Small-subunit ribosomal RNA, central domain from an uncultured bacterium, 374 nucleotides, folded computationally. The full RNA is in RNAcentral, with records from ENA and SILVA. Its mean pLDDT, the model's own confidence on a scale to 100, is 85.
[in-house]
Context: one part of a larger RNA
RNA sequence: CUGGGCGUAAAGAGAGCGUAGGCGUCAUGGUAAGUCUAUAGUGAAAUCUUCUAGCUCAACUAGAAAGCCAUUAUAGAAACUAUCAUGAUUGAGGCAGAUAGGGGAGAGGGGAAUUCCUGGUGGAGCGGUGAAAUGCGUUGAUAUCAGGAGGAAUACCGAUGGCGAAGGCACCUCUCUGGGUCUAGCCUGACGCUGAGGCUCGAAAGCGUGGGGAGCAAAACGGAUUAGAUACCCGUGUAGUCCACGCCGUAAACGAUCCCUGCUAGAUUUCUGGUUGACACAAGGUAUCCUUCGGGAUAUUAAGUGUCGAUUGGGGGUCACAGCUAACGCAUUAAGCAGGGCGCCUGGGGAGUACGGCCGCAAGGCUAAAACUC
Numbered sequence: 001c002u003g004g005g006c007g008u009a010a011a012g013a014g015a016g017c018g019u020a021g022g023c024g025u026c027a028u029g030g031u032a033a034g035u036c037u038a039u040a041g042u043g044a045a046a047u048c049u050u051c052u053a054g055c056u057c058a059a060c061u062a063g064a065a066a067g068c069c070a071u072u073a074u075a076g077a078a079a080c081u082a083u084c085a086u087g088a089u090u091g092a093g094g095c096a097g098a099u100a101g102g103g104g105a106g107a108g109g110g111g112a113a114u115u116c117c118u119g120g121u122g123g124a125g126c127g128g129u130g131a132a133a134u135g136c137g138u139u140g141a142u143a144u145c146a147g148g149a150g151g152a153a154u155a156c157c158g159a160u161g162g163c164g165a166a167g168g169c170a171c172c173u174c175u176c177u178g179g180g181u182c183u184a185g186c187c188u189g190a191c192g193c194u195g196a197g198g199c200u201c202g203a204a205a206g207c208g209u210g211g212g213g214a215g216c217a218a219a220a221c222g223g224a225u226u227a228g229a230u231a232c233c234c235g236u237g238u239a240g241u242c243c244a245c246g247c248c249g250u251a252a253a254c255g256a257u258c259c260c261u262g263c264u265a266g267a268u269u270u271c272u273g274g275u276u277g278a279c280a281c282a283a284g285g286u287a288u289c290c291u292u293c294g295g296g297a298u299a300u301u302a303a304g305u306g307u308c309g310a311u312u313g314g315g316g317g318u319c320a321c322a323g324c325u326a327a328c329g330c331a332u333u334a335a336g337c338a339g340g341g342c343g344c345c346u347g348g349g350g351a352g353u354a355c356g357g358c359c360g361c362a363a364g365g366c367u368a369a370a371a372c373u374c
Base pairs, nucleotide, nucleotide: 004345005344006343007328008327012342014201015200016199017198021194022193023192025088026087027086028085029084030083031082033081034080035077036076037075038074039073040072041071042070043069049065050064051063052062053061054060091191092188093187094186095185096183097182098181099180103177104176105175106174107173108172109171110154115149116148117147118146119145120144121143125136126135162169163168206247207246208245209244210243211242215241216240220236221235222234223233258341259340260339261338262337263336266319267318268317269316270315271314272313273312274311275310276309277308278307279306280305281304284301285300286299287298288297289296290295323330324329347374348373349372356367357366358365359364
């Protein structure tokens, strides 16, 4: 190793790109390294296995035989792996035409609301709570009207919805830009999958420098509550929240479910393409009639738009068979049946800690034990 696992028991890296490596479609031909066959040599003895014999048996001892496996040489086989050559198209990619989207970056613009300032009206309360008080108010608050300033977030649409690798992404417009899906043909011809290291991205909080600061609000202060109340409730309120640039690199970073490929009953719903059928509407065209010569009415045709149905792709849900599962549950978006690759787990605590190393401005992060104890 044969021969365990990772949704919830320990265990899928937060996510992607990609180096080495591992693995890799179909056909034909060559080679013969792996592989297989035959023959020959070697692999001391003891040991192991079988048989026989000797100690009264056995252990033990002796004799004989067999055998696996390894390795070398020679001769051969050519299915598979490998390799070389030639070819193919279904994997992968490209061209063309459509198409949905809060995917990303930058710039500009809008309205509602809160707060503040100025002025008008007005005149005693407002605010807050379970009830209050602190607080604000005759130096005129709250309320209301007009004007102005500034910052942050974008109601309704809105969804069980969409996009993105993940984190995440939502007012409107413009510019730049990534990815996806569908269609029918053509082109390249295995160019593929995974991915140790590595590199990049990565919520919130936090850090550095400089701005900004409306609302909210750790810390802090005050009022209540209470036996106390370093809280829950109330009034204030600073970092922060926002912007630019640079760090940090973590999370219940979750579907607690790694990525890729193939196969395996269905039902229903939703988003987005293609094909097709039915129905409705319809710019425009044509004809007839009327006309104030501007146009109007009717009929027909019709690009297209919408609704419903069938079918075929891609995505998001719910239910359910087989199967799986310790159960819960999963069930074509698998936790089913298989294959390829990576990561990870091995009793609880000590401990995701110490030490060392690497990274960081720091906070700290990554890697990662042991004694001891149950």